[in-house]
Molecule: RNase P RNA; transfer RNA
Organism: Alphaproteobacteria bacterium
RNA sequence: CCAGAUGGCCAGGUGACCGCUGCCGGUGCAAGCCGGGAGAGGAAAGUCCGGGCUCCACGGAAACACGGUGCCGGGUAAUCCCCGGCGGGGGCGACCCCAGGGAAAGUGCCACAGAGAGCUGAACCGCCGUUUUGCUGCGGCAAAACGGUAAGGGUGAAAAGGUGCGGUAAGAGCGCACCGCGCGACCGGCAACGGAAGCGGCAGGGCAAACCCCACCGGGAGCAAGGCCAAAUAGGGGCGGUACGCUGGGCAACCAGCACUCGGCGUUUCCGGGAGCGCCGCCCGGGUCGGCUGCUAAAGAUGCCAGGUAACUGGCAUCGUAGAGGAAUGGUCACCCAGCGCCCGCAAGGGCGUGGACAGAACCCGGCUUACAGGCCAUCUGGUUUU
RNA sequence: GCGGGCGUAGCUCAGUUGGUUAGAGCGCCAGGUUGUGGUCCUGGAUGUCGCCGGUUCGAACCCGGUCGCUCGCC
Numbered sequence: 001c002c003a004g005a006u007g008g009c010c011a012g013g014u015g016a017c018c019g020c021u022g023c024c025g026g027u028g029c030a031a032g033c034c035g036g037g038a039g040a041g042g043a044a045a046g047u048c049c050g051g052g053c054u055c056c057a058c059g060g061a062a063a064c065a066c067g068g069u070g071c072c073g074g075g076u077a078a079u080c081c082c083c084g085g086c087g088g089g090g091g092c093g094a095c096c097c098c099a100g101g102g103a104a105a106g107u108g109c110c111a112c113a114g115a116g117a118g119c120u121g122a123a124c125c126g127c128c129g130u131u132u133u134g135c136u137g138c139g140g141c142a143a144a145a146c147g148g149u150a151a152g153g154g155u156g157a158a159a160a161g162g163u164g165c166g167g168u169a170a171g172a173g174c175g176c177a178c179c180g181c182g183c184g185a186c187c188g189g190c191a192a193c194g195g196a197a198g199c200g201g202c203a204g205g206g207c208a209a210a211c212c213c214c215a216c217c218g219g220g221a222g223c224a225a226g227g228c229c230a231a232a233u234a235g236g237g238g239c240g241g242u243a244c245g246c247u248g249g250g251c252a253a254c255c256a257g258c259a260c261u262c263g264g265c266g267u268u269u270c271c272g273g274g275a276g277c278g279c280c281g282c283c284c285g286g287g288u289c290g291g292c293u294g295c296u297a298a299a300g301a302u303g304c305c306a307g308g309u310a311a312c313u314g315g316c317a318u319c320g321u322a323g324a325g326g327a328a329u330g331g332u333c334a335c336c337c338a339g340c341g342c343c344c345g346c347a348a349g350g351g352c353g354u355g356g357a358c359a360g361a362a363c364c365c366g367g368c369u370u371a372c373a374g375g376c377c378a379u380c381u382g383g384u385u386u387u
Numbered sequence: 388g389c390g391g392g393c394g395u396a397g398c399u400c401a402g403u404u405g406g407u408u409a410g411a412g413c414g415c416c417a418g419g420u421u422g423u424g425g426u427c428c429u430g431g432a433u434g435u436c437g438c439c440g441g442u443u444c445g446a447a448c449c450c451g452g453u454c455g456c457u458c459g460c461c
Base pairs, nucleotide, nucleotide: 001383002382003381004380005379006378007377008376009375010374012336013335014334015333016332017331018330020039021038023036024035025034026033027032041358045369046368048367049366050365051364052363053222054221055220056219066218067217068216069215070214071085072084073083074082075081086100087098088097089096090095101213102212106211107210108207109206110205124153125152126149127148128147129146130145131144132143133142134141135140161179162178163177164176165175166174180202181200182199183198186195187194188193226293227292228291229290236284237283238282239281240280241279242278245258246257247256248255249254260274261273262272263271264270300319301318302317303316304315305314306313307312337356339354340353341352342351343350344349388460389459390458391457392456393455394454397413398412399411400410406444415431416430417429418428419427437453438452439451440450441449
């Protein structure tokens, strides 16, 4: 210098002016005005996990069902997260990736191709043997039947250890050597697991992100949770005032007569009709509109020290850091800082222009995932050149 | 805030106990029929199964992530 690996950081800066949303102070009856100070992120996102908090249900606990997790140890409030280790895989390497329990409890599936695809099995071609028949150039050859054979061919993702030597009619762990594999006394490790004397000719292929088995975890809902205050109107209840005529019948609704009132009609009788069952005032309680709270001091941030390989934990010191509620945090200009383009210059450099991503708090926190212009730092790996 | 469904040809949809080459209708293209167009007849083309990764011998189908659309409840 080139190519990479891992971890971490930044996410333009300063000033002026004009705005936006809360807060504090002053002023004002109020509306408002003046002054001061504060105002997004590493992901505020997706809502994929886990908790806090709150309400509901439930005597404690367990079981069944359902869902999830799944090597071992540790961390944590907790996790499907993080750290360390083990095993497997990839890369020359730094390093990266793995849903990584059980297939010897059971069920199921393995298409097509292929002879055969699973209580350990398959004979299609080939190879070999025996018998019979035919042919013969007498060496054999061909066909059929029966049997042996998994070494060779062929099919497939997968065909039941591999290579070599011996062996055999041909073959075969049939025998042997090496490699692989299974069991494994014993040793190391908390464990996963590693090593391993020895034994065994080699055995029950794969799929559980198919059902399932085993172990562990999980009660439900979510700040529109929940708590408090509380209009107008309507409706509910209580108290007071006033009104609800009298008699008879009927359980009651109601009916009849008299009384009141209107009309026929000026009066009486008579006839026809109407009114009643409420109104006013005060008080109480519930919900709705609305307001307040929950609300941001919290598993808080930063620094130092100590423990620990680390995640993380403990101690001390310092800091004050949005809390709005359909939702504010913005814009313009100037200068500077990166980056990019053009021009001048041998070069150092100079001039002009352009110009900073993804995105937007809504109860809070810990993770994961996803988006992200450009830049910086540290450690490490491979290669090249020079000394 | 909580929860569900969908994405397959230009359009509307089939296809999922994973199995060879993913289909149908309409549309499109070419030819024929007609004086021309339509209708009709014959033939043909059309797909990274939204995207990325994983499991598996094998994925449209199973699993995880992600993007988009859509629905329900308070």